[in-house]
């Protein structure tokens, strides 16, 4: 200085006039007033309220590599195993720029099971899971370039994939037929908390992929949501239709037994009911006012110090930054001002750099009960950590 990759922080600044909304004040005046994602409504809570928010079971749903963190998560960190790969390097083949392979770095994962089960793999092609013979290669025979029979799955096709792969030997020709390595299955060691990693013995050894297709396993899970939900004021029509299978029995009575209802469904309990009830379906009418919820939150923000590879915990100390409700946080004026274009001038390792003049004028985009995450969308600026190349000192 140049190339790639990851990350933080800012994301206009400054005065001066008029406004608006909370806040404190007797006033005068004083404080504050929209983001990194406020969006997406995807996940987790908190926090309210529901007798079906009691028990247990089924359904339904969600998660799914190993250890940690967190108030919790589909979420962060750490390792593992695997795949990409715009990077670098180091080695081979090819030849003019391209493939393969190992290493590093970086990104990524919908990473639990295929021998409980059921299902798919269309077309193509001999053939798609214990398949098969189109071309082709050996034998043989008949005869003259063909044809029949028999071996055979190493070469070729055809598919997204073709019943282990690579060399060798061995055969008519071939095949794990045998052998060496690798692969797979058993059986141990050793290191690890573990997920895995590794060595070591052994066996010629094989019914492939698909669960992001039902599904089996393990472990979670009550529903809804601030338009929750409480408080006052105030008005209507204590409206109307339908349905409502039980309308028993005992006891002086208080209750008990049977019955009917009330949960996604079954049961255990509970509770209401007793004929026009309990519950259940429809149609109409008022109330569209005020107030709290409302903004200190597992609080936030800045900073020490311990512990921990890290997420992060534990303590100390400062500080306290919107609360609207057709919806405030605004307008306007002046200077400033980034990238970026022109134009000049000076260095220079020619990769760039610094200095002047003029234009230029910064991206996505707005609270709504709050909060920790995930994703999306983003002009530019300063910086920081990595993996490299090239050059001065």
């Nucleotide at each position: 200085g140049c190339g790639g990759a990851g990350g933080a922080u800012c994301g206009g600044a400054u005065g001066g006039c008029c406004g608006a909304u909370g806040g404190g004040g007797c006033a005068a005046c004083c404080c504050a007033u929209a983001g990194g994602a406020a969006a997406g409504u995807c996940c987790g809570g908190a926090c309210u309220c529901c007798a079906u928010c009691a028990g247990g079971g089924c359904a339904c749903g969600g998660u799914g590599c190993c250890g940690g963190g967190u108030a919790a998560u589909u979420c962060c960190c750490g390792g593992g195993c695997a795949a990409a790969u715009a990077c670098g390097g180091c080695g081979g083949a090819a030849u003019u720029u391209u493939c393969c392979g190992c290493c590093g770095g970086u990104u990524u994962g919908a990473c639990g099971g295929a021998c409980a089960g059921c299902g798919c793999c269309a077309c193509a092609g001999a053939a798609a899971a214990c398949a098969g013979a189109c071309c082709g290669c050996c034998c043989u025979g008949c005869a003259g370039c063909g044809c029949a029979g028999g071996g055979u799955a190493a070469g070729g096709g055809u598919g997204a994939a073709a019943c282990g792969g690579u060399g060798g030997g061995g055969u008519a020709a071939g095949a794990g037929c045998c052998c060496a390595c690798c692969g797979c299955g058993g059986c141990g060691g050793u290191g690890g908390c573990a997920a895995c990693a590794u060595c070591g013995c052994u066996g010629g050894c094989a019914c492939g992929g698909c669960a992001a297709g039902c599904c089996c396993c393990a472990c979670c899970g009550g529903g809804a949501g601030c338009a929750a939900u409480g408080c006052c004021a105030a008005a209507u029509a204590g409206g109307g239709a339908c349905c409502g299978c039980g309308c028993g029995g005992g006891g002086c009575a208080a209750c008990c037994c049977a019955g009917g209802a009330u949960c996604g469904c079954c049961u255990u309990g509970a509770u209401c009911c007793g004929a026009g009830c309990a519950g259940g379906u429809c149609c109409g009418g008022g109330u569209u006012g005020g107030c709290a919820g409302c903004u200190a939150g597992a609080g936030g923000g800045c900073g020490g110090c311990a512990g921990g590879c890290a997420a992060c915990u534990g303590u100390c100390g400062c500080u306290u930054g919107a609360g609207a409700u057709g919806a405030a946080u605004g307008g306007u004026c002046a200077u400033c001002g980034a990238a970026u274009u022109g134009g000049g001038g000076g260095u220079c390792a020619c990769g760039g750099c610094c200095c002047c003049c003029a234009a230029g004028g910064a991206a996505c985009a707005a609270a709504a009960u709050c909060c920790g995450g995930c994703u999306u969308a983003u002009a530019g600026a300063u910086u920081c950590u990595c993996c490299g190349c090239g050059u001065c000192u």
A computed fold for a 393-nucleotide RNA from Pseudooctadecabacter sp., annotated as Bacterial RNase P class A. The model forms 94% of the base pairs in the Rfam consensus. Its mean pLDDT, the model's own confidence on a scale to 100, is 75. Lineage of the source: Bacteria > Pseudomonadati > Pseudomonadota > Rhodobacterales > Pseudooctadecabacter. Its Rfam family is "Bacterial RNase P class A". Its family is annotated with ribonuclease P activity, tRNA processing and dimeric ribonuclease P complex in the Gene Ontology. Rfam's curators write: Ribonuclease P (RNase P) is a ubiquitous endoribonuclease, found in archaea, bacteria and eukarya as well as chloroplasts and mitochondria.